Model confidence (mean pLDDT): 83 of 100. A computed fold for a 75-nucleotide RNA from Acidobacteria bacterium 13_1_20CM_58_21, annotated as transfer RNA. It matches the Rfam family "tRNA". It is annotated as a transfer RNA.

Order: sequence, then C1' cells, then structure tokens
RNA sequence: GCCGGCGUAGCUCAGUGGAAGAGCGAGGGUCUCAUAAUCCCUAGGCCGUGGGUUCGAUUCCCCCCGCCGGCACCA
Repeated sequence: GCCGGCGUAGCUCAGUGGAAGAGCGAGGGUCUCAUAAUCCCUAGGCCGUGGGUUCGAUUCCCCCCGCCGGCACCA
C1' cells in the first nucleotide's frame, strides 16, 4: 500500500429502518449472630467522528479515525 472484519454501558457482547438491551461489574436494600450466596431496586450510553439518503438512521451509503486479521513490499 491492497483486501476483509470490528467499533453499542466500566468489561464481554446482543440488537440491525419505527421508544437502546443482556450477563458480569458498581451502588443501595433484603436475609444472617456475622460473612458469602440468594432475591429486589437503582445508576451508568453524543451506538467511534463528520456528512448523505429517508417522514424517520445504532441499522442503509460515503469520507475519515482507531483496533484485529490476511496479502504485498522490505535495498
């Protein structure tokens, strides 16, 4: 340099045009003599950035940024 995949909560990941979710983690409560576990509740998101299409975009299209993999180059 070329090709492909990925970017959504603190972490791991679903979702894929019509009101953003789970598990774990965090905080609080419940329970216990106490701890752990259980159970309940709560908070936490510019859906990587910018633009386009659309009545409507996390979802489709384009540029860019970052990460991963393959190929090429490597005097």